[in-house]
RNA sequence: UCUUAUCGAGAGUGGUCGAGGGAACCGGCCCGAUGACGCCACAACAACCACCCGACUUCGCCCCGAAAUGGCGAAGCAGGGCAGGUGCUAAAUCCGAGCAGUCUGCAGUCUGCAAGAUAAGA
Numbered sequence: 001u002c003u004u005a006u007c008g009a010g011a012g013u014g015g016u017c018g019a020g021g022g023a024a025c026c027g028g029c030c031c032g033a034u035g036a037c038g039c040c041a042c043a044a045c046a047a048c049c050a051c052c053c054g055a056c057u058u059c060g061c062c063c064c065g066a067a068a069u070g071g072c073g074a075a076g077c078a079g080g081g082c083a084g085g086u087g088c089u090a091a092a093u094c095c096g097a098g099c100a101g102u103c104u105g106c107a108g109u110c111u112g113c114a115a116g117a118u119a120a121g122a
Stems, first nucleotide, its partner, number of pairs: 001122007012042005020031003026096003043089001045087001048085002051081003056076007093115001098113004103108001
């Protein structure tokens, strides 16, 4: 950089630092000297990947057989477990703003995209 999936759920204490911070130009709103943001430690949350179990489906092999049935293995998969690799722990990704469209009482509404974040893969 590209692809795919998800993004209105959830989960904080201590230490340190010292002035800004909430991605991005701008607007709003909010957090912040009762110390934010960042960093570190521990704890928590979640379950993308890994791992384990696995109803069910398909395929292969085998036994018996007239047939049904049965056993083993592989692949896929609903679901469940775990917490190893990540992630995350103010507010919807804080909201809007950009582009395309919908509705409209012309103030605005809604949807998609774009942008961003995270995971997995290339």
Model confidence (mean pLDDT): 82 of 100.
Predicted 3D model of a 122-nucleotide RNA (SAM riboswitch aptamer (S box leader)) from a soil metagenome.
The sequence is in RNAcentral, with records from MGnify.